Context: one part of a larger RNA
Molecule: large-subunit ribosomal RNA, domain IV
Organism: Saprospiraceae bacterium
């Protein structure tokens, strides 16, 4: 000198940066005193004041009035706060060793199997698990506290039920069909025909499930339209007209963890705001248990303001320890 740790710093106090990320600020008890909101539990250590000493009252908390210093929990130890919004209700799990979340999971919902030698699951089986349990039980999907709700399609797929009809296996299988063999017959011969019987093969006709077929089911998988015209300014179109589906996206949200054009436009916050809140709605491609849309409380979660605080900056400087050196 450089790095590494601690530590102090004028004036200014997030200009720093992707971002207060690091550090700084707060702090203990005790008395005061505390908002929106709310599932009345909570929010709540809100927030914010006060604290030392001496005198009086008063069991005392604790009150008045007086003093002192920079400083009064006088030293260590000992939360920093506020607000707005996404997202999940929560407390809880999780990628041992780069991801702790908004993923899981939850408690509630909701379908659906399943009557007991259950159903499901292991296992060639015996057997076992479920369960020494019995539909207030027990298995499998979804969805995920509460609140208000969960609209329209069964045309495909799927499941569930029907059974006339059609299709149809194995298996049967006609004094049906074809072959092969030959007692026999025809022939000079070569050959040819050929009964019954035995053998190979065909197969009309009988055949279940399941598949066409006919209902049910969407908190099963899944799906929820174009186009053209119309009101006495104008624009817009409650209103009508056509095509086309199974049916054409109800309520509720909406530039949104979803909006391409996009920093849409308008309002707020800035001196200036692609971010952020609050509208609007032209939803490229929101939408209702693949939940919709609100929530108090929560959370080492993500976003935007804000105080307070600071060497994170303006811009850098000093102290102290350590390492860098040398020898081993």
């Nucleotide at each position: 000198u450089u790095c590494g740790u601690g530590g102090c710093u004028a004036a200014g106090g997030a200009a720093u940066u992707a971002g207060g990320c690091a550090a700084a600020a707060u702090a203990g008890u005790c008395c005061c005193g505390u908002a929106a909101c709310u599932u009345c539990g909570g929010g709540a250590g809100a927030a914010g004041a006060g604290u030392c000493c001496c005198u009086g009252a008063g069991u005392a908390a604790u009150c008045a009035g007086g003093g002192c210093g920079c400083a009064g929990u006088g030293a260590a130890a000992a939360g920093g706060c506020c607000u707005a919004g996404g997202c999940g209700a929560c407390u809880g799990u999780u990628u041992a060793a780069c991801a702790a979340a908004a993923a899981c999971a939850c408690a509630g919902g909701a379908c659906u199997c399943u009557g007991c030698u259950a159903a499901a699951u292991c296992g060639u089986a015996a057997g076992a698990u479920g369960a020494u349990g019995u539909a207030u039980a027990g298995g499998g999907u979804c969805u995920g506290a509460c609140a208000c709700c969960u609209g329209c399609c069964c045309g495909g797929u799927g499941c569930u039920g029907g059974a006339a009809g059609g299709u149809u296996a194995a298996a049967g299988a006609a004094g049906g069909g074809g072959g092969g063999u030959u007692a026999g017959u025809c022939g000079c011969a070569a050959g040819g025909c050929g009964a019954a019987g035995c053998u190979c093969u065909u197969a009309a006709c009988u055949g279940a499930a399941g598949c066409c077929c006919c209902a049910g089911u969407a908190a099963a998988c899944g799906g929820c339209g174009g186009c053209c015209g119309u009101a006495a300014c104008u624009a817009u179109a409650a209103c009508g007209g056509u095509c086309c589906u199974a049916a054409g996206g109800u309520a509720g949200c909406g530039a949104a963890a979803u909006u391409c054009c996009u920093u849409g436009u308008c309002g707020g916050g800035u001196a200036a705001g692609u971010u952020c809140c609050g509208a609007c709605c032209u939803g490229c491609a929101c939408g209702a248990a693949u939940g919709g849309u609100g929530u108090a409380a929560u959370g080492a979660u993500c976003u935007g303001g804000g105080c307070a605080c600071u060497g994170u900056c303006u811009c850098a400087g000093c102290c102290a320890c350590g390492a860098g050196c040398u020898c081993g």